[in-house]
RNA sequence: AACCAACAAAGGCAAACCCGUUGAAAGGCGGGGACGCAAAACCAAGGGUCUAAGACUAUUUUAGUUAUGACAGCCGGUUACUGGG
Numbered sequence: 001a002a003c004c005a006a007c008a009a010a011g012g013c014a015a016a017c018c019c020g021u022u023g024a025a026a027g028g029c030g031g032g033g034a035c036g037c038a039a040a041a042c043c044a045a046g047g048g049u050c051u052a053a054g055a056c057u058a059u060u061u062u063a064g065u066u067a068u069g070a071c072a073g074c075c076g077g078u079u080a081c082u083g084g085g
Stems, first nucleotide, its partner, number of pairs: 003084003012037002017032006035073001041078003046075002048071003054066005
């Protein structure tokens, strides 16, 4: 260095839900709050998932298709503290 996460130490992040805000929505942001996380740090030009404003189509007050929108706490890539059974 790679690899591993036992025993410790210093800590870190923050699910659901509630309130406010933003967005067409998915979702994001802030406050509260902790389900959990050894990468729950970063990356959307790898895969996958979500939404469908707009556009298109149809049997047209409806339905379907579609990302240029979103998700990194889905996999994946990159980087990293401590320790080393």